[in-house]
The RNA shown here (SAM riboswitch aptamer (S box leader)) has 136 nucleotides and comes from Paenibacillus illinoisensis.

RNA sequence: CUUAUCGAGAGCGGCGGAGGGACAGGCCCGAUGAAGCCCGGCAACCGAUUUAUAACGAAUGACAACCAGUCAUACGUUAUAGAUGUUAGGUGCUAAUUCCUACAAAAUGGUGCACAGCACGAUUUUGGCAGAUGAG
Repeated sequence: CUUAUCGAGAGCGGCGGAGGGACAGGCCCGAUGAAGCCCGGCAACCGAUUUAUAACGAAUGACAACCAGUCAUACGUUAUAGAUGUUAGGUGCUAAUUCCUACAAAAUGGUGCACAGCACGAUUUUGGCAGAUGAG
């Protein structure tokens, strides 16, 4: 940089000792024990095993036989879809939706004003930005 996912899931354990939730604002968690480490757990991104389908490859057999070719069988490779965590392994995750918002658009209703309108803030939806994780 590209791409997929981010509303589900996961401990009443041990060590450790005061911070943590990326950043800013908020709102939270924390001596009834934060971060970090270990163990346990969750999940299924990669990998593994397996099934189906398709394409390709070469083999054997049958048909045709002048050639071109057609069909069947099992095999290999690739792609797609599904299944399996009692699938070895590589990661990841294990408070709160990525804790919420931040930018833009639309809709709804609200408040204010010098009221054909303007401004402000709210809610919802969609998109974007940022971030995290996997794979490349």

Its mean pLDDT, the model's own confidence on a scale to 100, is 81. Lineage of the source: Bacteria > Bacillati > Caryophanales > Paenibacillaceae > Paenibacillus. The model forms 90% of the base pairs in the Rfam consensus.